[in-house]
RNA sequence: GCCCAAUUAGCUCAGUUGGUAGAGCAUGCGGCUGUUAACCGUAGGGUCGUAGGUCCGAGUCCUACAUUGGGCG
Numbered sequence: 001g002c003c004c005a006a007u008u009a010g011c012u013c014a015g016u017u018g019g020u021a022g023a024g025c026a027u028g029c030g031g032c033u034g035u036u037a038a039c040c041g042u043a044g045g046g047u048c049g050u051a052g053g054u055c056c057g058a059g060u061c062c063u064a065c066a067u068u069g070g071g072c073g
Stems, first nucleotide, its partner, number of pairs: 001072007010025004019056001027043005049065005
């Protein structure tokens, strides 16, 4: 220098043919228990890496860039 993959909640990850963003764990609150833990219920938490483009509509398609990992020279 070139190529490929990944980037979504605090963490680990889903997200179908483009159509209102989710799960588990963690956290707060409540229930249960003599107490804690465990268990059950519930709530909060997201500029979907950044900036543009296409589209009635983009996490998803296109372009550039950034970060991380891998490969080639």